[in-house]
A computed fold for an 84-nucleotide RNA from a Chloroflexota bacterium, annotated as c-di-GMP-I-GGC riboswitch aptamer. It was read from a public genome assembly, where an Rfam model found it. The coordinates come from a structure-prediction model, not an experiment, and the mean pLDDT is 90.

RNA sequence: UCCGAUAAAGGCAAACCCGGUGAAAGCCGGCGACGCAAAGCUAUGGGUCUAAAGUCUGCGACUAUGACCGCCAGGCUGCCGAAG
Numbered sequence: 001u002c003c004g005a006u007a008a009a010g011g012c013a014a015a016c017c018c019g020g021u022g023a024a025a026g027c028c029g030g031c032g033a034c035g036c037a038a039a040g041c042u043a044u045g046g047g048u049c050u051a052a053a054g055u056c057u058g059c060g061a062c063u064a065u066g067a068c069c070g071c072c073a074g075g076c077u078g079c080c081g082a083a084g
Base pairs, nucleotide, nucleotide: 002084003081004080011036012035017030018029019028020027021026034070040076041075042074044073045072046071047068048067049066054062055061056060
């Protein structure tokens, strides 16, 4: 360095429910643990969600300028140390 244990110390926190916020997706706080060795940070590429405003002769469709990194990659940073 790769790697990641029936190790130690610590960390994060899905769903549900409650409160707030937002047009929505979502986000924040509380509760709570399904999980996580980057489940720390980053929308850079792909992907996904939403469609207020906008566009289109149009009861619908399109569109991100809104979101998601706990979807997959990439980038930056980082705790611990058995075996190999």